[in-house]
RNA sequence: CCCGAUUUAGCUCAGUGGACAGAGCGACCAGCUUCUACCUGGUUGGCCGAAGGUUCGAAUCCUUCAAUCGGGA
Numbered sequence: 001c002c003c004g005a006u007u008u009a010g011c012u013c014a015g016u017g018g019a020c021a022g023a024g025c026g027a028c029c030a031g032c033u034u035c036u037a038c039c040u041g042g043u044u045g046g047c048c049g050a051a052g053g054u055u056c057g058a059a060u061c062c063u064u065c066a067a068u069c070g071g072g073a
Base pairs, nucleotide, nucleotide: 001072002071003070004069005068006067007066010025011024012023013022018056026044027043028042029041030040031039049065050064051063052062053061
């Protein structure tokens, strides 16, 4: 320098143009228990990496940039 993949909650990940963006784990509270753990219920959680564009409507499509990873020269 060229090509590709990934970027969504504290962590691991879903979400193929239209519902209030979800799950598991975690954290917190309560119940249960003599206490802890387990278990059960509830609560807490995000401007979807940044900017711009297309569209009535974008996490999703297009462009540029950034970060991480891989391949090539």
Predicted 3D model of a 73-nucleotide RNA (transfer RNA) from Agreia bicolorata. Its mean pLDDT, the model's own confidence on a scale to 100, is 81. The sequence is in RNAcentral, with records from ENA. Lineage of the source: Bacteria > Actinomycetota > Micrococcales > Microbacteriaceae > Agreia. Rfam family: tRNA. From the family's description: Transfer RNA (tRNA) molecules are approximately 80 nucleotides in length. It is annotated as a transfer RNA.